[in-house]
Predicted 3D model of a 72-nucleotide RNA (transfer RNA) from Candidatus Gottesmanbacteria bacterium CG11_big_fil_rev_8_21_14_0_20_37_11. RNAcentral records the identical sequence in 2 taxa. Lineage of the source: Bacteria > Bacteria candidate phyla > Candidatus Gottesmaniibacteriota. Its mean pLDDT, the model's own confidence on a scale to 100, is 83. Its Rfam family is "tRNA". It is annotated as a transfer RNA.

RNA sequence: CGGGGAUUAGGUCAUCGGUAGACCGCUCGGUUCGGGACCGAAAGGCACGCGGUUCAAUUCCGCGAUCCCCGA
Repeated sequence: CGGGGAUUAGGUCAUCGGUAGACCGCUCGGUUCGGGACCGAAAGGCACGCGGUUCAAUUCCGCGAUCCCCGA
């Protein structure tokens, strides 16, 4: 320098046009002498940034940012 991929909850990932879910973790309760395990409940994200398209964007398009891979 060229090409490709990724960025969504504290962590790992879904969702791929119609105001976002799971698992783990955290918190509360039950159980236990206490803890773990198990059971129940609750909180937590306007989705990397800025524009564009659309009635409507996490999703499509453009330009940037960061990380990873391939090539030179």